Two RNAs folded together computationally: RNase P RNA and transfer RNA, 487 nucleotides in total. Rfam match: Bacterial RNase P class A. It is annotated as a ribozyme. Its family is annotated with tRNA processing, dimeric ribonuclease P complex and ribonuclease P activity in the Gene Ontology.

RNA sequence: CCAGGGGGCCGGGCAGCCGCGGCAUCUCACGAUGACGAGGAAAGUCCGGGCUCCACGAAACGAGGGUGGCGGGUAACGCCCGCCGGGUCCGGCCGAACCUUCGGGGGAAACCGGGCCUAGGGAAAGUGCCACAGAGAGUAGACCGCCCCGCAAGGGGUAAGGGUGAAAGGGUGCGGCAAGAGCGCACCGGGGCCCUGGCAACAGGGCUCGCAUGGCAAACCCCACCCGGAGCAAGACCGAAUAGGGGCUGCGUGCUCGCAAGAGCAGGCGUGUUUCGCGCCAGCAGCCCGGGUUGGUCGCUUGAGCGUCGCAGCAAUGCGCCGCCUAGAGGAAUGGCUGCCCCGGCCGAUACGGUGCCCUCUGGCAUACCGUCGGCCGGACAGAACCCGGCUUACAGGCUCCCUGGCGCA
RNA sequence: GGGCCUGUAGCUCAGUUGGUUAGAGCUGGCCGCUCAUAACGGCUAGGUCGCGGGUUCGAGUCCUGCCGGGCCCACCA
Numbered sequence: 001c002c003a004g005g006g007g008g009c010c011g012g013g014c015a016g017c018c019g020c021g022g023c024a025u026c027u028c029a030c031g032a033u034g035a036c037g038a039g040g041a042a043a044g045u046c047c048g049g050g051c052u053c054c055a056c057g058a059a060a061c062g063a064g065g066g067u068g069g070c071g072g073g074u075a076a077c078g079c080c081c082g083c084c085g086g087g088u089c090c091g092g093c094c095g096a097a098c099c100u101u102c103g104g105g106g107g108a109a110a111c112c113g114g115g116c117c118u119a120g121g122g123a124a125a126g127u128g129c130c131a132c133a134g135a136g137a138g139u140a141g142a143c144c145g146c147c148c149c150g151c152a153a154g155g156g157g158u159a160a161g162g163g164u165g166a167a168a169g170g171g172u173g174c175g176g177c178a179a180g181a182g183c184g185c186a187c188c189g190g191g192g193c194c195c196u197g198g199c200a201a202c203a204g205g206g207c208u209c210g211c212a213u214g215g216c217a218a219a220c221c222c223c224a225c226c227c228g229g230a231g232c233a234a235g236a237c238c239g240a241a242u243a244g245g246g247g248c249u250g251c252g253u254g255c256u257c258g259c260a261a262g263a264g265c266a267g268g269c270g271u272g273u274u275u276c277g278c279g280c281c282a283g284c285a286g287c288c289c290g291g292g293u294u295g296g297u298c299g300c301u302u303g304a305g306c307g308u309c310g311c312a313g314c315a316a317u318g319c320g321c322c323g324c325c326u327a328g329a330g331g332a333a334u335g336g337c338u339g340c341c342c343c344g345g346c347c348g349a350u351a352c353g354g355u356g357c358c359c360u361c362u363g364g365c366a367u368a369c370c371g372u373c374g375g376c377c378g379g380a381c382a383g384a385a386c387c388c389g390g391c392u393u394a395c396a397g398g399c400u401c402c403c404u405g406g407c408g409c410a
Numbered sequence: 411g412g413g414c415c416u417g418u419a420g421c422u423c424a425g426u427u428g429g430u431u432a433g434a435g436c437u438g439g440c441c442g443c444u445c446a447u448a449a450c451g452g453c454u455a456g457g458u459c460g461c462g463g464g465u466u467c468g469a470g471u472c473c474u475g476c477c478g479g480g481c482c483c484a485c486c487a
Stems, first nucleotide, its partner, number of pairs: 001406010012341007020037002023034004039381001043392002046390005051231004064227005069083005084120001085118008098105002121222002126220002128216003143162002145158005170188006189211001190209008235298004245289007253266005267281006291486003305324003309320004342379009353370003356365003411483007420436004429467001438454005460476005
């Protein structure tokens, strides 16, 4: 310098003029002045909280939902940090098979180190599924092949080899056998027990078991842990207006029946002989229909807040000192123009400067790049609405750090 | 601002514990019938299952992230 990967940050600057928003001060008012006035995602509303109301004796069980290696951080989390396991890639070391003109070439597995990815509990609690193909798909299986018997047809043995499939019931090698097979053995893998290290996940080692139990839990499920519901249009107060009308449910009230539990009725009681009249009682809560209003104040922004420094910690983060106040509104402002600068792209000029090419000429090439000069165009995604912590998604361009590989120079 | 539902052919909808190549009706095209049209009969076309990623041998279906469409809400008595 080029290529790939990972992380952090910025996301135009200054000045002038005009404009918008709420606030403070002045003013009777119109208005004037002053300091402020979007984001890293304000977005999606996917998680977790604060706050408010509703429900509820407490706790446990159950239902439903969520999370899922281990440890730590945090107000909390499905987030973050560190570690473990798995996968993949690169480098190093060692150097097997194989080739050889015996000089060498070649590069596997294992080991070591590093980058990246990882929704990663349980398949030996149970149920379910594994299409097609295939002989056989989960208490295995004989299609071809191999071996034995047999003249043959056929029968038996066999899971080494072939074939099917996403997957064929440990892998490699040697022995063994009629042929084979954990049938036996060595190494690797796996299960069980023990020891050591670690808080733990787990790692290492020893003994033992020939291996008996393939995959799917982002299928049901099991285990462990967590979770009450709604949302600032929550909610509180004031004001205006309307028919405090109608229906349903529950509690209550009254009457009747019943020993009671309870059931039925909707009006009951008093008064006067009855129809009827008069007086008293006829409540509360929720939901629906219907009606009215589209006002004000609070909630509302000082908060798990921001910045410098120090300390603890591998880190996430925590603690301490000092400093700062930074939109808070209603369909809701935060913008525009000009000049200069910055960044990027394109076009033109320049052979004067550097690198380079053609040439050997007191030269040429920008149809080579950088520089210099001039012009034009562009500077993203997007926009607070109760507030925080995360995640995810969108984003022109730029800065910076780390890792790996290649090339060049020293 | 907050909450909920939904997306399969041009339209309306099916799609079964995930299974091979996703179906039906209407519409469209062609042919037949008819003097002609409609109706009717036959044949046929038409699908990024809204898009991307993942789990799985295998995804319309399961999980997850986006995109589009639709619905609801205040206060008073």